The prediction has a mean pLDDT of 76.
This is a predicted structure of a 361-nucleotide RNA (Bacterial RNase P class A) from a Bacillota bacterium.
It matches the Rfam family "Bacterial RNase P class A". From the family's description: Ribonuclease P (RNase P) is a ubiquitous endoribonuclease, found in archaea, bacteria and eukarya as well as chloroplasts and mitochondria.

[in-house]
RNA sequence: AAAGCAGGACGGAUAGCCGCGGGGAGAAGAUCCCUGAGGAAAGUCCGAGCUCCGCAGGGCAGGGUGCUGGGUAACGCCCAGUGAGGGUGACCUCAAGGAAAGUGCCACAGAAAGAUACCGCCCGGCCGGAGGUUGCUUCCGGCCGGGUAAGGGUGAAAUGGUGCGGUAAGAGCGCACCAGCGGUCAGGCGACUGGCCGGCUAGGGAAACCCCAACCGGAGCAAGACCAAAUAGGGGAGAGUUGACGUGGCCCGCCGAUCUCCCGGGUUAGGUCGCUAGAGGUGCCAGGCAACUGGCAUCCCAGAUAGAUGGCUAUCGCCCCGCAAGGGGAACAGAACUCGGCUUACAGGCCUGCUUUGCUU
Repeated sequence: AAAGCAGGACGGAUAGCCGCGGGGAGAAGAUCCCUGAGGAAAGUCCGAGCUCCGCAGGGCAGGGUGCUGGGUAACGCCCAGUGAGGGUGACCUCAAGGAAAGUGCCACAGAAAGAUACCGCCCGGCCGGAGGUUGCUUCCGGCCGGGUAAGGGUGAAAUGGUGCGGUAAGAGCGCACCAGCGGUCAGGCGACUGGCCGGCUAGGGAAACCCCAACCGGAGCAAGACCAAAUAGGGGAGAGUUGACGUGGCCCGCCGAUCUCCCGGGUUAGGUCGCUAGAGGUGCCAGGCAACUGGCAUCCCAGAUAGAUGGCUAUCGCCCCGCAAGGGGAACAGAACUCGGCUUACAGGCCUGCUUUGCUU
């Protein structure tokens, strides 16, 4: 330098004007002050808190989970490892318990997909032909009975692989090495790894049923609680007690509070609570390889209910076009009880560590 691998953080900034939700000051709806989306707020896929209902214990049924150790409130999440597979490598991927408990399945092809002989090879008997030394034997062919999983052929898969011996031909039948299984010793908390010994063998598939192990009650903030039968809240008219402003004072006007009367809707998406201070954020220190945990300090960071979080202007920053003046562009998306995860979407640039190859010193 090029090509990659892993991880992290960001997601325009500032000011002004207009507007909206929430809170506070205020008598006030005047006026002023404070505050107001995300890394995914998303999918609603897991796990919890919280609420209501149910519940003696145990079992049946059902459900997901499934190598080991740890983390956590909990998890199907995370961290560190083991094994298997992939990559030259950094590194990545894995539903990774059990197939000698049982049942079922293994398409097509093939003789056979759990006990199977199609071709081939070998042995024995019978028959035929040919040759020879004519009792017998050799060769060839056919039929019958048997042995054989070495070779051919089929298949994703054919009863461990390679080699030597052995045999009528063969075969773990014997031996050496390798793979697998069992035992034992050593290391490791463990998954597992390494050495030695043994008999030679057990098809695949559990992402088929099933078996084993530990775990799991149901519904969800429209949960749920309180208030309300003309009550809370809304609209209209009036009264003129009080307050603000026009205005220093009075009348008057206007706005609000208070009181009186009237009106319509809702038996409920009426009002209030639940509701946002929390397994909370940030910094430092300590423990731990890490996930994470503990201590101290500091901060308060949306709470709407038809649902606010927006728009415009200027300057700067980024990208594109252009010599310039100037012009254009900026992703995915968007709270609704709250957290921990996972997954998915995302313009653009930034940072850290590492790998391979080439070059230079």